Model confidence (mean pLDDT): 81 of 100. The part of an RNA shown here (small-subunit ribosomal RNA, 5' domain) has 493 nucleotides and comes from Pyrodictium brockii. Its Rfam family is "Archaeal small subunit ribosomal RNA". For this family Rfam cites "Crystal structure of the ribosome at 5.5 A resolution" (Yusupov et al., Science, 2001).

Context: one part of a larger RNA
RNA sequence: CCCGACCGCUAUCGGGGUGGGACUAAGCCAUGGGAGUCGUGCGCCCCCGGACGCGGGGGCGCGGCGGACGGCUGAGUAACACGUGGCCAACCUACCCUCGGGACGGGGAUAACCCCGGGAAACUGGGGCUAAUCCCCGAUAGGCGAGGGGGCCUGGAACGGGUCCCUCGCCGAAAGGGCGCGCGGAGCCUCCCCGCGCGCCGCCCGAGGAUGGGGCUGCGGCCCAUCAGGUAGUUGGCGGGGUAACGGCCCGCCAAGCCGAUAACGGGUAGGGGCCGUGAGAGCGGGAGCCCCCAGAUGGGCACUGAGACAAGGGCCCAGGCCCUACGGGGCGCACCAGGCGCGAAACCUCCGCAAUGCGGGCAACCGUGACGGGGUCACCCCGAGUGCCGCCGAUAAGGCGGCUGUUCCCCGCUGUAGGAAGGCGGGGGAGUAAGCGGGGGGCAAGUCUGGUGUCAGCCGCCGCGGUAAUACCAGCCCCGCGAGCGGUCGGG
Numbered sequence: 001c002c003c004g005a006c007c008g009c010u011a012u013c014g015g016g017g018u019g020g021g022a023c024u025a026a027g028c029c030a031u032g033g034g035a036g037u038c039g040u041g042c043g044c045c046c047c048c049g050g051a052c053g054c055g056g057g058g059g060c061g062c063g064g065c066g067g068a069c070g071g072c073u074g075a076g077u078a079a080c081a082c083g084u085g086g087c088c089a090a091c092c093u094a095c096c097c098u099c100g101g102g103a104c105g106g107g108g109a110u111a112a113c114c115c116c117g118g119g120a121a122a123c124u125g126g127g128g129c130u131a132a133u134c135c136c137c138g139a140u141a142g143g144c145g146a147g148g149g150g151g152c153c154u155g156g157a158a159c160g161g162g163u164c165c166c167u168c169g170c171c172g173a174a175a176g177g178g179c180g181c182g183c184g185g186a187g188c189c190u191c192c193c194c195g196c197g198c199g200c201c202g203c204c205c206g207a208g209g210a211u212g213g214g215g216c217u218g219c220g221g222c223c224c225a226u227c228a229g230g231u232a233g234u235u236g237g238c239g240g241g242g243u244a245a246c247g248g249c250c251c252g253c254c255a256a257g258c259c260g261a262u263a264a265c266g267g268g269u270a271g272g273g274g275c276c277g278u279g280a281g282a283g284c285g286g287g288a289g290c291c292c293c294c295a296g297a298u299g300g301g302c303a304c305u306g307a308g309a310c311a312a313g314g315g316c317c318c319a320g321g322c323c324c325u326a327c328g329g330g331g332c333g334c335a336c337c338a339g340g341c342g343c344g345a346a347a348c349c350u351c352c353g354c355a356a357u358g359c360g361g362g363c364a365a366c367c368g369u370g371a372c373g374g375g376g377u378c379a380c381c382c383c384g385a386g387u388g389c390c391g392c393c394g395a396u397a398a399g400g401c402g403g404c405u406g407u408u409c410c411c412c413g414c415u416g417u418a419g420g421a422a423g424g425c426g427g428g429g430g431a432g433u434a435a436g437c438g439g440g441g442g443g444c445a446a447g448u449c450u451g452g453u454g455u456c457a458g459c460c461g462c463c464g465c466g467g468u469a470a471u472a473c474c475a476g477c478c479c480c481g482c483g484a485g486c487g488g489u490c491g492g493g
Base pairs, nucleotide, nucleotide: 001493002492003491004490005489006488007487008486009485012385013384014383015382016381017380019378020377021343027341028340029339031338032337033336036065037064038063041062042061043060044059045058046057047056048055049054072296073295074294082220083219084218085217086216087215088214091213092212096209097208098207099206100205101204102203104138105137106136107135108134113128114127115126116125117124118123142171143170144169145168146167147166148165149164151163152162153161177201178200179199180198181197182196183195184194185193222268223267224266229259230258231257234256235255236254237253238252239251240250241249271293272292273291274290275286276285277284278283298319299318300317301316302315321332322331323330324329349375351374352373353372357371358369359368360367361366388404389403390402391401392400393399409429410428411427412426413425414424415423436482437481438480439479440478441463442462447477449476450475451474452473458465459464
C1' cells in the first nucleotide's frame, strides 16, 4: 500500500455487483409457501346455460408422465473424491432423432361408487358392482444359452464381438387405444353404438444416433518419521452368488501371499477444481459468493418402486428431540423461500409476479414453478454526482438584502413496468434539504497560540510526553490530510 471481516464517529442522491447467518451451532424450529400436470387413457357423481339429443364446467378415484431435475449446505471424505489424459473386447440410458418391421386370439381383477363394521384421531376391516393405454394367458416376431458349420464385417487385436445356416433347450412383444374430418349401417332420432377411409397423437420389437451416467486406469495437488513396520477377505487361484457391467463386491474350498524409506501403516487437517487476493515476477495465501464435479439431508442402517434413487418436502427399523391423545394409539424433521429462538464481534422482507428465461405435464389452449425475474433492507464493495454562483451592506466575520443557475429536492403530465419504483422526456416551483472524520513533539504534512490540569487526570504502534509557564494530557482557535466517508482492531499478501 492492497484485500477480507468486524468495531467507533458520521452520512445527501443515483447506477452497478459472480455482496449480506460462510467463519460460531451440519444447533432447534411456530406459521405460510416451495410439484405437479393430463378429460386427446378410463369409470362414476354433480353443476350451469339452452332456440333442449346442443354447448360449457367441477369433483372422486384408477391410469400415464414428472416428483432421481431444479433449490440448499460443506458435516464427512487424503479417496480414482477432484483435475487432467486414456481405456471398457466388462456396461446401462426414460423422454428425443433416424431407419426397418409389427400390433393376432383369449381371459381377469380392482378403486371410485353402494351396503355393513372398528377407532378420540391417524386411519382401517368385510361384502357387492364396474372401465381402461390396468393385470394375465396363448400365438407369432424376437431374445438368451449349448453344440455343429460357412464365408464375410468392424478393429491395433476376435473364437468371450457382429452377421448367416442347422439341431436342441429355456425365456418370450404390442394398446389397433384416443382425437378430428368424411362416408355408410342399426335403432323413432342428428348424440351414443357398429363398420370403412384419410389425417394427427400414441403402442410393440430390432438397429443406429444423441444426451446423461456407471466402471477401470497413468499422472498431479496438505502437514507430522517425536507415526516404521502394516495386513485375515488379508494377496492370489478354482467354483459359485450378485450386478447394467469387471472385480475378494459377497460366499465355499485351496495356496501363502500382498504393501512398505520412491514413506506403507498411523495421527492431524481438509470437500476438489475453474478461479479469487496480493505481488514486477517467482511465489505466498484462499476455495465465501458465480460455474463444473463430489458428498449430505436430525444421527445411523435398510430395501421397495423405477430407465434412473438406496430417494431433502417417499417408505421401514434403531437412537435422541418435539407434538397430539379419549392412554388404546398416532404425528413431525427448514443444510429450500420468508420468518423465529439460540449462538455469537458479525449478517435482510413471514414482499410482488409467472410479463421474461428455463423446467415439468399437456395435441394444444394452458396449468404449475419461493427455479427464476423483480421490489424492499444493510455505505459491504466498485463507479458517478452534489452540498452552489454573482453583486451590495457589514469588518475581509456572523448575518442580512437582491439577482442567477437548477444536480439533488417538491408538484403535474407522458414514457417506462406484469404491476410499480427507479430512470428518461416535457412543464412549474425553489438556494431552499445535504460535511464529516482523523491528525498537528519526532518518525510524519500541519502551532513552541490561548485556557485548564500539575508524575494527577490522561496520551502513546515505537521513541517517549505529564512533578505550575506542557508545540505531546483536556478544550478553544488556527492549521494539515482524506472526504460521504474517516479512523480503529484482527487476519492475508
The RNAcentral record of the full RNA draws on ENA, RefSeq and SILVA. Taxonomically the source falls in Pyrodictium (Archaea, Thermoproteati, Desulfurococcales, Pyrodictiaceae).